[in-house]
Molecule: transfer RNA
Organism: Candidatus Taylorbacteria bacterium RIFCSPLOWO2_02_FULL_46_40
RNA sequence: GCCGAUGUAGCUCAAUGGUAGAGCAACCGCUUUGUAAGCGGUAGGUUGUCGGUUCAAUCCCGACCAUCGGCUCCA
Numbered sequence: 001g002c003c004g005a006u007g008u009a010g011c012u013c014a015a016u017g018g019u020a021g022a023g024c025a026a027c028c029g030c031u032u033u034g035u036a037a038g039c040g041g042u043a044g045g046u047u048g049u050c051g052g053u054u055c056a057a058u059c060c061c062g063a064c065c066a067u068c069g070g071c072u073c074c075a
Base pairs, nucleotide, nucleotide: 001071002070003069004068005067006066007065010024011023012022013021018055026042027041028040029039030038048064049063050062051061052060
């Protein structure tokens, strides 16, 4: 330098055009002599950034950024 994948809650991941969810973690409660486990509930999001398409974008298109992988060149 070229190609590809990924980017969504603190973490791991869903949602493939129509109000962004789950598990774990956090907090509160129930239970227990107490702790853990179990059960119930609450909170937590600029969907990497900027534009475009659309009545409507996490989703489609473009550019850029970050991470990972492959190829190539030089040393």